[in-house]
């Protein structure tokens, strides 16, 4: 210096070809059970979808760009 790949909840990850209020696991917290925990079972909160900008009636989703992280090549 060139190329390809990711970037969604505190973590691990899903979102099918753009379409409505973005979801799961497990974390946290409350509550139930219990003499107390823990296992179990129920509920709640937590995200401007890396950042910008573009295209569209609409973007996580497609385009450019910039920031990171990773693997190739020089």
């Nucleotide at each position: 210096g060139g190329g390809c790949g990711c970037g969604u909840a505190g973590c691990u990850c899903a979102u099918c070809u753009g379409g409505a209020u973005a979801g799961a696991g497990u974390a946290u917290c409350g509550g139930c059970c219990u003499c107390c925990g823990a296992a179990g079972c129920c509920g709640a909160g937590g995200g401007u979808a890396a950042u910008g900008a573009g295209u569209u009636c609409g973007a996580a989703u497609c385009u450019c760009a910039u920031c990171g992280c990773g693997c190739c090549c020089a």